[in-house]
RNA sequence: GGUCCCAUCGUCUAAUGGCUAGGACAUGUCCCUUUCACGGACAAAAUACGGGUCCGAUUCCCGUUGGGACUA
Numbered sequence: 001g002g003u004c005c006c007a008u009c010g011u012c013u014a015a016u017g018g019c020u021a022g023g024a025c026a027u028g029u030c031c032c033u034u035u036c037a038c039g040g041a042c043a044a045a046a047u048a049c050g051g052g053u054c055c056g057a058u059u060c061c062c063g064u065u066g067g068g069a070c071u072a
Stems, first nucleotide, its partner, number of pairs: 001071007010025004018055001027043005048064005
C1' cells in the first nucleotide's frame, strides 16, 4: 500500500428498520442487620464523529477517526 472486520452506560454485553435503547457486574440512596457482609427496592448512566437514504436509522449506504486480522 491492498482486502476485510470491529466501535452501544464506568466494564461486559443484547437489540434483523418501529426506541421510551434492554440486561449483568460495578456505583449511589433507602430497607434489612447491634454493625459489616449477604439479601431486597429504587435511581443515575451509552449508540465514536460527519453526511445520505427512509414516514421512521443502533441497524442500510458514503466518508473521517481509532482498534484489529490477513496479504504484499
A computed fold for a 72-nucleotide RNA from a bacterium, annotated as transfer RNA. It matches the Rfam family "tRNA". Its family is annotated with triplet codon-amino acid adaptor activity in the Gene Ontology. RNAcentral holds the sequence, with entries from ENA. The coordinates come from a structure-prediction model, not an experiment, and the mean pLDDT is 83. RNAcentral records the identical sequence in 2 taxa.